Predicted 3D model of a 478-nucleotide part of an RNA (small-subunit ribosomal RNA, 3' major domain) from a mouse gut metagenome.
The full RNA is in RNAcentral, with records from SILVA.
The coordinates come from a structure-prediction model, not an experiment, and the mean pLDDT is 82.
Context: one part of a larger RNA
RNA sequence: UGACGGGGACCCGCACAAGCGGUGGAGCAUGUGGUUUAAUUCGAAGCAACGCGAAGAACCUUACCAAGUCUUGACAUCGAGCUAAAGGUAGAGUAAUGUCUACUGAGCCUUGUGGCAAGCGAAGACAGGUGGUGCAUGGUUGUCGUCAGCUCGUGUCGUGAGAUGUUGGGUUAAGUCCCGCAACGAGCGCAACCCUUAUUGUUAGUAGCCAGCAGGUAGCGCUGGGCACUCUAAUGAGACUGCCAGGGAGAACCUGGAGGAAGGCGGGGAUGACGUCAAAUCAUCAUGCCCCUUAUGACUUGGGCUACACACGUGCUACAAUGGCGUAAACAAAGUGAAGCGAGAGGGAGACCUGCAGCAAAGCACAAAAAUAACGUCUCAGUUCGGAUUGUAGUCUGCAACUCGACUACAUGAAGCUGGAAUCGCUAGUAAUCGCAAAUCAGAAUGUUGCGGUGAAUACGUUCCCGGGUCUUGUACA
Numbered sequence: 001u002g003a004c005g006g007g008g009a010c011c012c013g014c015a016c017a018a019g020c021g022g023u024g025g026a027g028c029a030u031g032u033g034g035u036u037u038a039a040u041u042c043g044a045a046g047c048a049a050c051g052c053g054a055a056g057a058a059c060c061u062u063a064c065c066a067a068g069u070c071u072u073g074a075c076a077u078c079g080a081g082c083u084a085a086a087g088g089u090a091g092a093g094u095a096a097u098g099u100c101u102a103c104u105g106a107g108c109c110u111u112g113u114g115g116c117a118a119g120c121g122a123a124g125a126c127a128g129g130u131g132g133u134g135c136a137u138g139g140u141u142g143u144c145g146u147c148a149g150c151u152c153g154u155g156u157c158g159u160g161a162g163a164u165g166u167u168g169g170g171u172u173a174a175g176u177c178c179c180g181c182a183a184c185g186a187g188c189g190c191a192a193c194c195c196u197u198a199u200u201g202u203u204a205g206u207a208g209c210c211a212g213c214a215g216g217u218a219g220c221g222c223u224g225g226g227c228a229c230u231c232u233a234a235u236g237a238g239a240c241u242g243c244c245a246g247g248g249a250g251a252a253c254c255u256g257g258a259g260g261a262a263g264g265c266g267g268g269g270a271u272g273a274c275g276u277c278a279a280a281u282c283a284u285c286a287u288g289c290c291c292c293u294u295a296u297g298a299c300u301u302g303g304g305c306u307a308c309a310c311a312c313g314u315g316c317u318a319c320a321a322u323g324g325c326g327u328a329a330a331c332a333a334a335g336u337g338a339a340g341c342g343a344g345a346g347g348g349a350g351a352c353c354u355g356c357a358g359c360a361a362a363g364c365a366c367a368a369a370a371a372u373a374a375c376g377u378c379u380c381a382g383u384u385c386g387g388a389u390u391g392u393a394g395u396c397u398g399c400a401a402c403u404c405g406a407c408u409a410c411a412u413g414a415a416g417c418u419g420g421a422a423u424c425g426c427u428a429g430u431a432a433u434c435g436c437a438a439a440u441c442a443g444a445a446u447g448u449u450g451c452g453g454u455g456a457a458u459a460c461g462u463u464c465c466c467g468g469g470u471c472u473u474g475u476a477c478a
Stems, first nucleotide, its partner, number of pairs: 001478002003475003007472007015462002019426005026317008034308002042053002064303007073126001077125002081120003087104006107116003128292002131290003137286002139281003142277001144275001149188006155164003168179003194269004199237007208227003213224003240263001243257005319419001323378005329372001335366003340359002345354003385416001390411007432454007
């Protein structure tokens, strides 16, 4: 100087407390461990692995296993030499690829025996490796933590390691600012600059809108017309403790108020200092070294990654009346669409099918928002709760749904009556609850990422638990 302390002082954080809703019990979905297996490919491991890499394993993917094949190779460069090129069609054979046969097929430049391109191709140089090492590395990422810290120059002090500055008194979300001070300055962080949201002016007015005028309809901005309003999207304004009062040290700042759409960082996002964990990743990629080279490379078919006495994590659905079911009504936002979205119409009990209008979309479509309100019914039951499981019949995608897809209809109707010890999230348009969309994607979400609708309770306070910051003290630790 650090680190540590079941030392001290001060401060902060959904850390506790005060509340609301969960998990832990049930069924299922999903990930992991374990076990099993020919293989159940690999990685991730307290927080910070476990709906994680994977924004989507039937084949492919795929790295794993079995079997059958290839050996200059599936891919790249060079290559003696060869060719009615490349390619296409048909057939034989195979589980399939590989393999074999027949037919067809004449690129460009050029006078040309030529050149270029393409294909085949001996020998070989070499290719190839999701093989090992993340404790050889780059790059990227997590975490402490959006915590307020981490340092430097010169000066001064100290024999020196170092100290000072950065400590102290206040204050702040903040090493934020003020005052003081052997310090004076500066850098990386904080804040601001960026995006979005809340108010509004101007400009613009179609594909958006319709107040007034006119026309028309069963009805509809449907038409003329208009850009006032909504909205869209470009550019401005606006918030700065600016104003007032009190407190405070005529400070920084704090408390209250006015005006205001918004008030003291207005809400949200992006943004992550010096460093820590030999943290994660050689399987995104790159890469040193080591290893394989008729195989640890490459191709194909089938299987596996989906197994199942069990254990754990994360979720979904419930256990019901603040509810279930039925009928007929209302109100979003954000997205997506051409190998696409697919209206109206017709068929079907339904998944869906037939068929075609419109739309590269503020135009058309997906599209029905759902919770909600109204009316009716059920009356506390393992029920008109709950929907697992199973049977039958179907639909769709796709060469192909047996292993192993989603959905529909009928039937079946399990556990479950609010969950032990323990444990998690959340402070406001939040929690809770309700639907909608997208990425991936042929098909396949209870996951993920977004979007809006309805919309709470509580915070006395900092004694205690956890984590962190500053100062100080002890130490046999470095």